[in-house]
RNA sequence: GGGGGGAUAGCUCAGCUGGAUAGAGCGCCUGUCUUACAAACAGGAGGUCGGGGGUUCAAGUCCCUCUCUCCCCA
Repeated sequence: GGGGGGAUAGCUCAGCUGGAUAGAGCGCCUGUCUUACAAACAGGAGGUCGGGGGUUCAAGUCCCUCUCUCCCCA
């Protein structure tokens, strides 16, 4: 330099063919339980969907571009 994959909650990841409010597990917070802790149960907080632009009535999802990262080729 060329080709391909990935970037979504603190972490690991879903999200089908655009469709209304973006989810799960773990973690975190509060409560119940316990002498206490853990576990269990109940509830809760937490997200510019990597940045910018475009298409559309509507974008995490489609298009362009930039950044970071992984793999392959040279």